[in-house]
RNA sequence: CAAAGUGGGCAAGGCGUUCGCUGGCCGUUGAAAGAUGGCGAGAGGAAAGUCCGGGCUCCACAGAGCAGGGUGCCGGUUAACCACCGGUCGGGGUAACUCGAAGGAAAGUGCCACAGAAAAUAUACCGCCGGCGGCUCGCGCAAGCAGUCGUCGGUAAGGGUGAAAUGGUGCGGUAAGAGCGCACCGGACCGUUGGUGACAGCGGUCGCAUGGCAAACCCCACCCGGAGCAAGACCACGCAGAGGGCGUCGGGUUUCGGCCCGGCCGAAAUGGCUCGUUUCGUUGUCCUCGGGUAGGUUGCUUGAGCCGCUCAGCAAUGCGCGGCCUAGAGGAAUGACCGCCGCCCGCGCAAGCGGGACAGAACCCGGCUUAUCGCCCGCUUUGUCGA
RNA sequence: GCUGGCGUAGCUCACUUGGUAGAGCAGCUGACUUGUAAUCAGCAGGUAAUGGGUUCGAUUCCCGUCGCCAGCU
Repeated sequence: CAAAGUGGGCAAGGCGUUCGCUGGCCGUUGAAAGAUGGCGAGAGGAAAGUCCGGGCUCCACAGAGCAGGGUGCCGGUUAACCACCGGUCGGGGUAACUCGAAGGAAAGUGCCACAGAAAAUAUACCGCCGGCGGCUCGCGCAAGCAGUCGUCGGUAAGGGUGAAAUGGUGCGGUAAGAGCGCACCGGACCGUUGGUGACAGCGGUCGCAUGGCAAACCCCACCCGGAGCAAGACCACGCAGAGGGCGUCGGGUUUCGGCCCGGCCGAAAUGGCUCGUUUCGUUGUCCUCGGGUAGGUUGCUUGAGCCGCUCAGCAAUGCGCGGCCUAGAGGAAUGACCGCCGCCCGCGCAAGCGGGACAGAACCCGGCUUAUCGCCCGCUUUGUCGA
Repeated sequence: GCUGGCGUAGCUCACUUGGUAGAGCAGCUGACUUGUAAUCAGCAGGUAAUGGGUUCGAUUCCCGUCGCCAGCU
């Protein structure tokens, strides 16, 4: 210098005048409604998608089982996680680095199209080799040999098919072959060393006996109750009722109206089902239909909060100390003109002109994913050149 | 706010234990007809919304994104 990898930050403005908008606080005036003045605050890295997880609220401060769903190498972080950090193993890359839903295929079931002999049980199409039989106007004096056909066997070297063919390569061996034997590589099992562990190293044994798919059903381990701020609480306003359920047994007590206890049954409690729990079961409660209200307050922003420093840790993160308060609305606000300064790009000699992304909070928070004009900084790798 | 489903030829739709996607209408060519329609014969037309992953192989299975539709309160 070039190419590449990786991490972090900013994100089109800054200041001032004037005029507005949405909340808050303090004044003045007013009986109140209101009017008016001042001060201070007012969108993001994703506020988005709602894909995960939690806080909060109600239903038993949430219980048991089944069903259903999720996660799935190891260790850690966290309020929690399908998140994050560090590591192991495997794939990619010369490397920096990056990607991985990465448990189980001898628990069982299922699938593996076409091609191919054979797709998981073993088997043999072309082949190779051997035995027997036949044929040849082939050779040979003959035993026999050669060729060919049929049949019975051996074999899995080679060819061919496929995504995948029953470990691979080489040597020996054999009638031909074959882990049949040997060497190396791979694999399984055992032991040992290191490591918290995933796992790795070393040594020994076994010629190697059952290929792939679980993001197919399934098995194993762990986790998950449901609903959502339109949750929930309070106040105000307003209306018209109708239909249905409220059972039963036993015991105790009684002032004979009833009450209490227990069992069964029924209903409800937002649950997929069952159980369990609680409440109710005849003059006030529940269910269904119908009718009414469509207003206000609260929840509401001080929070797993933000910034800085120290310490622990490789890191995610955590302890401690100091400082700060920073939108809370009805779905609607968060802006406009002018002046000065200024960044990038394009046009232009210049003056100047034009443009500058994705996108807009609504109960809150931690992540993930997606959209995004550009700019800046740090670290690392490889190549080339020069000293 | 919560939840479910769909996207396949120009249009309307099929296609299941994953194996190279088809039908009807429309279009084009030819035949029939004096000509048109109808009819008959043939042809063309597909990134299976989109980007990844699993698998030998994906419209199908899984994940993300985009668009559309529906339901509850």
Predicted 3D model of RNase P RNA and transfer RNA as a complex of 460 nucleotides. Rfam match: Bacterial RNase P class A. The family's RNA type in Rfam is ribozyme. Its mean pLDDT, the model's own confidence on a scale to 100, is 76.